TPP riboswitch aptamer (THI element) from a Deltaproteobacteria bacterium, 98 nucleotides, folded computationally.
The source organism's lineage runs through Bacteria, Pseudomonadati, Myxococcota and Myxococcia.
It was read from a public genome assembly, where an Rfam model found it.
RNA sequence: ACUUGAGCCUAGGGGUGGCGCGCGAGAGCGGGCCUGAGAAGAAACCCUUGGAACCUGAUCUCGUUCGCGCGAGCGUAGGGAAGGCUCGAGGCCAGGGG
Numbered sequence: 001a002c003u004u005g006a007g008c009c010u011a012g013g014g015g016u017g018g019c020g021c022g023c024g025a026g027a028g029c030g031g032g033c034c035u036g037a038g039a040a041g042a043a044a045c046c047c048u049u050g051g052a053a054c055c056u057g058a059u060c061u062c063g064u065u066c067g068c069g070c071g072a073g074c075g076u077a078g079g080g081a082a083g084g085c086u087c088g089a090g091g092c093c094a095g096g097g098g
Base pairs, nucleotide, nucleotide: 002090003089004088005087006086007085008084009083010082011048012047013046014045017034018033019032021030022029023028054079055078056077060073061072062071063070
């Protein structure tokens, strides 16, 4: 050189749903519960090509639930946002000493 782990910097990508309750003419507001990293306390959270973060297919299929991407399938599908620096380990090369 190479392999691998971690951190940092800069830049970029992304989602925010479901079910009750209260108030309100309505728009909406407040609070509770479910799943989740995140359900807008966000200066957060997740992801960035070794890419299931996220989008499309999808008003999809099966199961489950009061209900919902709630679980699984679809999925070796089609798309999807990257560069730099530092430290550690392995490994290899060269030199010195015994």